RNAcentral holds the full RNA, with entries from ENA, Greengenes and SILVA. A computed fold for a 469-nucleotide part of an RNA from an uncultured bacterium, annotated as small-subunit ribosomal RNA, 3' major domain. Its mean pLDDT, the model's own confidence on a scale to 100, is 84. Its Rfam family is "Bacterial small subunit ribosomal RNA". Rfam links the family to the GO terms structural constituent of ribosome and ribosome.
Context: one part of a larger RNA
RNA sequence: UGACGGGGACCCGCACAAGCGGUGGAGCAUGUGGUUUAAUUCGAAGCAACGCGAAGAACCUUACCAAGUCUUGACAUCCCACUGACCGGUUCGUAAAUGAACCUUCUCUUCGGAGCAGUGGUGACAGGUGGUGCAUGGUUGUCGUCAGCUCGUGUCGUGAGAUGUUGGGUUAAGUCCCGCAACGAGCGCAACCCCUAUUACUAGUAGCCAGCAUUAAGUUGGGCACUCUAGUGAGACUGCCAGGGAUAACCUGGAGGAAGGUGGGGAUGACGUCAAAUCAUCAUGCCCCUUAUGACUUGGGCUACACACGUGCUACAAUGGCGUAAACAAAGAGAAGCAAAACCGUGAGGUCAAGCAAAUCCCAAAAAUAACGUCUCAGUUCGGACUGUAGUCUGCAACCCGACUACACGAAGCUGGAAUCGCUAGUAAUCGCAGAUCAGCAUGCUGCGGUGAAUACGUUCCCGGGUCU
Numbered sequence: 001u002g003a004c005g006g007g008g009a010c011c012c013g014c015a016c017a018a019g020c021g022g023u024g025g026a027g028c029a030u031g032u033g034g035u036u037u038a039a040u041u042c043g044a045a046g047c048a049a050c051g052c053g054a055a056g057a058a059c060c061u062u063a064c065c066a067a068g069u070c071u072u073g074a075c076a077u078c079c080c081a082c083u084g085a086c087c088g089g090u091u092c093g094u095a096a097a098u099g100a101a102c103c104u105u106c107u108c109u110u111c112g113g114a115g116c117a118g119u120g121g122u123g124a125c126a127g128g129u130g131g132u133g134c135a136u137g138g139u140u141g142u143c144g145u146c147a148g149c150u151c152g153u154g155u156c157g158u159g160a161g162a163u164g165u166u167g168g169g170u171u172a173a174g175u176c177c178c179g180c181a182a183c184g185a186g187c188g189c190a191a192c193c194c195c196u197a198u199u200a201c202u203a204g205u206a207g208c209c210a211g212c213a214u215u216a217a218g219u220u221g222g223g224c225a226c227u228c229u230a231g232u233g234a235g236a237c238u239g240c241c242a243g244g245g246a247u248a249a250c251c252u253g254g255a256g257g258a259a260g261g262u263g264g265g266g267a268u269g270a271c272g273u274c275a276a277a278u279c280a281u282c283a284u285g286c287c288c289c290u291u292a293u294g295a296c297u298u299g300g301g302c303u304a305c306a307c308a309c310g311u312g313c314u315a316c317a318a319u320g321g322c323g324u325a326a327a328c329a330a331a332g333a334g335a336a337g338c339a340a341a342a343c344c345g346u347g348a349g350g351u352c353a354a355g356c357a358a359a360u361c362c363c364a365a366a367a368a369u370a371a372c373g374u375c376u377c378a379g380u381u382c383g384g385a386c387u388g389u390a391g392u393c394u395g396c397a398a399c400c401c402g403a404c405u406a407c408a409c410g411a412a413g414c415u416g417g418a419a420u421c422g423c424u425a426g427u428a429a430u431c432g433c434a435g436a437u438c439a440g441c442a443u444g445c446u447g448c449g450g451u452g453a454a455u456a457c458g459u460u461c462c463c464g465g466g467u468c469u
Stems, first nucleotide, its partner, number of pairs: 007469007015459002019423005026314008034305002042053002064300007073125001077124002079121006088103005106115003127289002130287003136283002138278003141274001143272001148187006154163003167178003193266004198234007207224003212221002237260001240254005316416001320375005326369001332363001334361001337356002342351003382413001387408007429451007
């Protein structure tokens, strides 16, 4: 000077408390450990690994295993020789790949050749998801959106260093005010950026419809007032009032206002910590392999299963299940695509096909909800695992190993021990919708809206953090 203390003082945070809903018990999904295996590829490991890399393993992916193959190589540059192609198609062969045969087949030219492509050869080399994240770059997590971390000059101290940055108040904040051997400054805080809440103007189609006409229908004429769309502005600044405070900063209450004291949300992550993570995104030093640790192909595996853990989904029911007929979103995607209507099928879906590169058409039905009816507390008209049969779709191909449909079957489960998690408002809880990845495959992830609570006395205690000592 730091760090630490079951030392002290002060302060903060869903940290506790007050509440609401979960996990831990059941079935299933998914990740991990372990075990098994020819292989179950690799990485991630307290918080900060475990629905994580993976925004999607049937082949491919794929890195793993078995078998069959290649050796200047699947990929790049250079040299030499030969050929005129390459691509495409047919046949044979193979488990498939490699392979064999046949058909088709270049451009420019000063006619010397040049370009391009293929085959063969030689070696330089290629190649490596092989090792080391404790050799590295880059990127990322975390403390933590915590309020801190420093510098110049001056001053003090023999010096390490101190001061400033401490103190009195205040704030979400090293935020601001006052004081002070300090005076200033930088990186952080805040603001500037985006979305959202109000409104004015401009604009009015593909959007909207008050008044007029018209219609089954904003369908059409018409209109741009309203909604909305999307551009430019306004608006909030403790600006005003009262009280408190030190006459300050600021705090409490009020007015006006769509909004009030950071309005709500996002992006934004200081100096640094953890030899934190990543050599498997990529790049890269060194080491290692070079007829193999490289490359190709088929099949298998990553999907195994006595078990253990994490994260989720569905339930155990009446605030419910089922049936009938009604209503109201937002945000998105769409051409190798989204697909209406009509017809067929109990259904998944199929046939045909209008429209739409989309404020025009379409996916698209929102669902919880409300109304009516039924069930009457039961392992049930709860619950849906598992299984059988028959099908649909994608795709060369659903056996290992896809999703969905119909009928039948109808397991555990009656609210979950110790323990433990999330959340302070349009939040929790609950309800559906969309998107990325994607041929197909979502209980995951990322977004979107609908309905919509309870509680916070307070800081003694648990956890983490900040300042002074």